Predicted 3D model of a 73-nucleotide RNA (transfer RNA) from Patiria miniata. Model confidence (mean pLDDT): 82 of 100. Taxonomically the source falls in Patiria (Eukaryota, Bilateria, Echinodermata, Asterinidae).

[in-house]
RNA sequence: GGCUGGAUAGCUCAGUUGGUAGAGCACCAGAACAGCGGUCUGGAGGUUGCAGAUUCGAACCCUGCUCCAGUCG
Repeated sequence: GGCUGGAUAGCUCAGUUGGUAGAGCACCAGAACAGCGGUCUGGAGGUUGCAGAUUCGAACCCUGCUCCAGUCG
């Protein structure tokens, strides 16, 4: 340098026809218990890597770039 895959909540990851962004863990508050852990209920937390394009509408389609992993030379 070429090719392939990936980048979404603090962490691990879903999101399958383009139509209001989600789960588990963690965090915060509450319930019960003498109390810790555990359990139950609720809550907060997002520029979907960056910049553009297409579209009424983009995490999703197209282009360029950055970073990570693999592979070829």
Background: It matches the Rfam family "tRNA". Rfam links the family to the GO term triplet codon-amino acid adaptor activity. By type it is a transfer RNA.